[in-house]
Predicted 3D model of a 116-nucleotide RNA (SAM riboswitch aptamer (S box leader)) from a Flavobacteriaceae bacterium.

RNA sequence: AUCUUAUCAAGAAAGGUAGAGGGAAAUGGCCCUAUGACGCCUUGACAACCUGUUUCAACUUAAUCGCUGAGACAAGGUGCCAACUCCAACUCAUGUAACAGUGAGAUAGAUAAGUU
Numbered sequence: 001a002u003c004u005u006a007u008c009a010a011g012a013a014a015g016g017u018a019g020a021g022g023g024a025a026a027u028g029g030c031c032c033u034a035u036g037a038c039g040c041c042u043u044g045a046c047a048a049c050c051u052g053u054u055u056c057a058a059c060u061u062a063a064u065c066g067c068u069g070a071g072a073c074a075a076g077g078u079g080c081c082a083a084c085u086c087c088a089a090c091u092c093a094u095g096u097a098a099c100a101g102u103g104a105g106a107u108a109g110a111u112a113a114g115u116u
Stems, first nucleotide, its partner, number of pairs: 001116001003114006013043005021032003027088003044081001046079001049077003052073006059066001085108001090105005
């Protein structure tokens, strides 16, 4: 990098460094940012996808083991800590005088686990 599956309305910041843009991409909006953003480092948190430990239940077994489901913990692997993935755009439905608005989807993206 490809493909598959799952999730994406919740949650969680301090210090240091650095110095101008940043919020994925092109467009429109709206925000963040010299009261120092974005990034990087340290520490701390958040979360519970995978591993691990563990509880209960079903199945299985002579019993353990095993396996399935639902929880708990947060030690390890990731991730994450402005705004719904910041919002929209494209399609369909609804709605309107027309916009707006609302719902569903598509595309794109992010993360995890697996895969080639």